[in-house]
RNA sequence: AAACGUGCUCCGGGGUCGGUGUAAUUCCGAGCCGGCGGUGACAGUCCGCGAGCCGGGCGCGUUCGAUCGCGAGAUCGAAUGUGCACGGUUGAACCGGUGGAAUUCCGGUACCGACGGUGAAAGUCCGGAUGGGAGGCGGCACGUGU
Numbered sequence: 001a002a003a004c005g006u007g008c009u010c011c012g013g014g015g016u017c018g019g020u021g022u023a024a025u026u027c028c029g030a031g032c033c034g035g036c037g038g039u040g041a042c043a044g045u046c047c048g049c050g051a052g053c054c055g056g057g058c059g060c061g062u063u064c065g066a067u068c069g070c071g072a073g074a075u076c077g078a079a080u081g082u083g084c085a086c087g088g089u090u091g092a093a094c095c096g097g098u099g100g101a102a103u104u105c106c107g108g109u110a111c112c113g114a115c116g117g118u119g120a121a122a123g124u125c126c127g128g129a130u131g132g133g134a135g136g137c138g139g140c141a142c143g144u145g146u
Base pairs, nucleotide, nucleotide: 001146003144004143005142006141007140008139009138010135016030017029018028019027032123033113034112035049036048037047038046044111045110052089053088054087055086057084058083059082060081061080062079063078064077065076066075067074068073093109094108095107096106097105115127116126117125
């Protein structure tokens, strides 16, 4: 020092102007944003992953109830919280050009965006979230080892 392993760490952008209205950063007009891996060449729309939502399973905690026990307590059930692995669900693009190769580049025109909240409907505000997390030839530490 390469390689490998473990732990820690790191890792998402965007509501601006105008209009209507009692009320909207939620509606209307214009504008704004785009996680991670892959790919014959760079991707919000291709192929996958992640967050979110739904579901049951297993473990642990708390509360309540029932049964058993002299008692300590045990078993079962329900509710609730939490952890783990898993299953389901999860949006949207075409045309032309260049090229050996691009639904990825260039030009044009489109489209999409969890859940809960809200004086009025949210990709952008507030909240769960000081959370979780794909992932990386990233950073730090320790170990193995030639």
Predicted 3D model of a 146-nucleotide RNA (FMN riboswitch aptamer (RFN element)) from Agromyces lapidis. The model forms 94% of the base pairs in the Rfam consensus. The coordinates come from a structure-prediction model, not an experiment, and the mean pLDDT is 80. The sequence was found by an Rfam model in a public genome assembly.